[in-house]
Molecule: nadA riboswitch
Organism: soil metagenome
RNA sequence: GGCUUCAACAUCCCCGCCGGUUGGGCGCUUUCAGUAUGAAGCGCAGUGAAUCGACUGGAGCC
Numbered sequence: 001g002g003c004u005u006c007a008a009c010a011u012c013c014c015c016g017c018c019g020g021u022u023g024g025g026c027g028c029u030u031u032c033a034g035u036a037u038g039a040a041g042c043g044c045a046g047u048g049a050a051u052c053g054a055c056u057g058g059a060g061c062c
Base pairs, nucleotide, nucleotide: 001062002061003060004059005058006057007056013048014046016055018053019052020051021050022049023047025044026043027042028041029040030039031038
């Protein structure tokens, strides 16, 4: 220098950190329709979903 693997620290456990993408939830506004459903825009958040990139720390390999 390269590759692989892991998250100790954590107010049970899980969750290293920042950013992006897809999907999910909640709230508000508008519109279509006028039982319900649909569409557009904006916002919220520990979204216990996935995925990608960089960084921190541990371990292993070349």